[in-house]
Molecule: transfer RNA
Organism: Myxococcales bacterium
């Protein structure tokens, strides 16, 4: 310089056009003699700008970041 994947919650990842979830974390209650698990509930995100669609986290361009490959 090109090519390919990949970017969602603090962490690992789902959702592949129609109301963004799941484990664990963390916060609170219930349970204990306490803690710990267990159980219940809560807080908490679609990488930026446009561009298509009645409707984008999803499809398109271009930037920004990581990865791995070619030169």
């Nucleotide at each position: 310089g090109c090519c390919u994947c990949g970017g969602u919650a603090g962490c690992u990842c789902a959702a592949a056009g129609g109301a963004a979830g799941a484990g664990c974390u963390c916060c609170g209650g219930u349970c204990c003699c306490g803690u710990a698990a267990a159980c219940c509930g809560g807080c908490g995100a679609c990488g930026u700008c446009g561009g298509u669609u009645c409707a984008a986290u999803a499809c398109c361009g271009a930037c920004c970041c990581g990865a791995g490959g070619c030169u």